[in-house]
Molecule: transfer RNA
Organism: Candidatus Iainarchaeum sp.
RNA sequence: GGGCUAGUGGUCUAAUGGUUAUGACGUUGCUUUCACACGGCAGAGGUUGGCGGUUCAAUUCCGCCCUGGCCCA
Numbered sequence: 001g002g003g004c005u006a007g008u009g010g011u012c013u014a015a016u017g018g019u020u021a022u023g024a025c026g027u028u029g030c031u032u033u034c035a036c037a038c039g040g041c042a043g044a045g046g047u048u049g050g051c052g053g054u055u056c057a058a059u060u061c062c063g064c065c066c067u068g069g070c071c072c073a
Base pairs, nucleotide, nucleotide: 001072002071003070004069005068006067007066010025011024012023018056027043028042029041030040031039049065050064051063052062053061
């Protein structure tokens, strides 16, 4: 330098163009206990890596850039 692939709450992860982006762990409050742990209930937490494009509509499709991984030279 070229090719392929991934990027989604603190962490991991689902979502193959459509109504409000899913779940687990973690975290906060309440409950339970003499207390802790486990359990139960409720909540907060996301510019879906960035910028643009296509479309009535983009996490999803296209281009460029950034970052990580793999391959070729």